Predicted 3D model of a 329-nucleotide part of an RNA (large-subunit ribosomal RNA, domain IV) from a marine metagenome.
RNAcentral holds the full RNA, with entries from SILVA.
Context: one part of a larger RNA
RNA sequence: CUGUACUGAAGGAACUAGGCAAAUUGCAUCCGUAACUUCGGGAGAAGGAUGGCCUGCUUUUGGGCAACCAGAAGUAGGUGGCACAAAAAUGGGGGUAGCGACUGUUUAACUAAAACAUAGGACUCUGCUAAAUCGUAAAGAUGAUGUAUAGGGUCUGACGCCUGCCCGGUGCUGGAAGGUUAAUUGAUGGGGUGCAAGCUCCUGAUCGAAGCCCCAGUAAACGGCGGCCGUAACUAUGACGGUCCUAAGGUAGCGAAAUUCCUUGUCGGGUAAGUUCCGACCCGCACGAAUGGCGUAACGACUUCCCCACUGUCUCCAGUACAGACUCA
Numbered sequence: 001c002u003g004u005a006c007u008g009a010a011g012g013a014a015c016u017a018g019g020c021a022a023a024u025u026g027c028a029u030c031c032g033u034a035a036c037u038u039c040g041g042g043a044g045a046a047g048g049a050u051g052g053c054c055u056g057c058u059u060u061u062g063g064g065c066a067a068c069c070a071g072a073a074g075u076a077g078g079u080g081g082c083a084c085a086a087a088a089a090u091g092g093g094g095g096u097a098g099c100g101a102c103u104g105u106u107u108a109a110c111u112a113a114a115a116c117a118u119a120g121g122a123c124u125c126u127g128c129u130a131a132a133u134c135g136u137a138a139a140g141a142u143g144a145u146g147u148a149u150a151g152g153g154u155c156u157g158a159c160g161c162c163u164g165c166c167c168g169g170u171g172c173u174g175g176a177a178g179g180u181u182a183a184u185u186g187a188u189g190g191g192g193u194g195c196a197a198g199c200u201c202c203u204g205a206u207c208g209a210a211g212c213c214c215c216a217g218u219a220a221a222c223g224g225c226g227g228c229c230g231u232a233a234c235u236a237u238g239a240c241g242g243u244c245c246u247a248a249g250g251u252a253g254c255g256a257a258a259u260u261c262c263u264u265g266u267c268g269g270g271u272a273a274g275u276u277c278c279g280a281c282c283c284g285c286a287c288g289a290a291u292g293g294c295g296u297a298a299c300g301a302c303u304u305c306c307c308c309a310c311u312g313u314c315u316c317c318a319g320u321a322c323a324g325a326c327u328c329a
Base pairs, nucleotide, nucleotide: 001324002323003322004321005320006319007318008317010315011314014313019310027051028050029049030048031047036041038158052079053078054077055076056075057074058073059072060071061070062069063068080084092308093307094306095305097303098302099300100299104116105115120156121155122154123153124152125151126150132142133141134140159295160294161293162292164225165224166223169222170221171218172217173216174215175214178213179212180211189202190201191200192199193198226244227243228242229241230240253287254284265281266280267279268278269277
């Protein structure tokens, strides 16, 4: 010096990306317990008291016919130690916010999460030889010894309040008058050959399905949800007006946000000092309603910030034990 344990004056997160690591807490009984809440919870909330041994008394449990044996609780007094849950084992706590409702699942061997799943919600397909799937366009099988309160697919994701406008494009569903259109049909005209009948080659009027064009519906289908100019008796702002464009011009709610470039926006709170955090504001570069919007008790080895306690994380290092390294033998 290194590793593993252990101790430490004063301070106590000043360390650091970050309290990482360590320390604190820890058991039982009794007392006591907030906001919020889906009334179940939150909760072991938080916070506090007691605990060894000896003796008396009171009450009492189990066993036993009984004598008695083994305990428990309460109460009063005494007593030893530095220390009585004397060892071991054995929650640190509280507050704010984000995300995801929850328990669960996952990258076997760098990611456990806010990702996946989930109950619940919605749309859609399917009438049974079901749809869908496997299979050689098969037989057959799964679906299912099920039958629309069933089964398949897609999206969303407990619960609460809600889920606005647009069907022009794309998709899907329905419609069938017209247009287009393949094989097919083969009117007409023509060529070759032949005396001719004919044989043969070409032309291609007409007939002709689905599809497409076309006409509707449909957004919890894929998706989309404007610009410019003027205007109020200080100024500023613009309820109001004009105009252009569109299928329609973003409603409720939320908003510098897991989304805000400018930006450490501005104001307030917390600190002596705060690019983070919390509460507001709203010029939303570029939120927004099942690609769900906004809330939300409980839950989380999730993420952010703060406080109490605690500590060698640090100021600033020191020492002890054991094992190494190193030196000598």

The coordinates come from a structure-prediction model, not an experiment, and the mean pLDDT is 87.